[in-house]
């Protein structure tokens, strides 16, 4: 240098027809308990890696760049 895959909440990941951004864990509050854990209820948490394009509309499609993993070559 070439090819493939991945990048979404603090962490692990969904989002498969382009049409309201989600789940679990963690964290905060409340309930329950003599108390803690467990359990139940509620809440907070997002520049969807960065920039541009297409579109009425982009996490999703296209281009470039950055980072990670793998393959091939040297």
């Nucleotide at each position: 240098c070439g090819c493939u895959c991945c990048g979404u909440a603090g962490c692990u990941c969904a989002g498969u027809u382009g049409g309201c951004a989600g789940a679990g864990c963690c964290c905060c509050g409340c309930g329950c308990u003599c108390a803690u854990a467990a359990c139940g209820c509620g809440g907070a948490a997002g520049u969807c890696g960065c920039g541009g394009g297409u579109u009425c509309g982009a996490g999703u499609c296209c281009c470039g760049c950055c980072g990670g993993a793998g393959c091939a070559a040297c």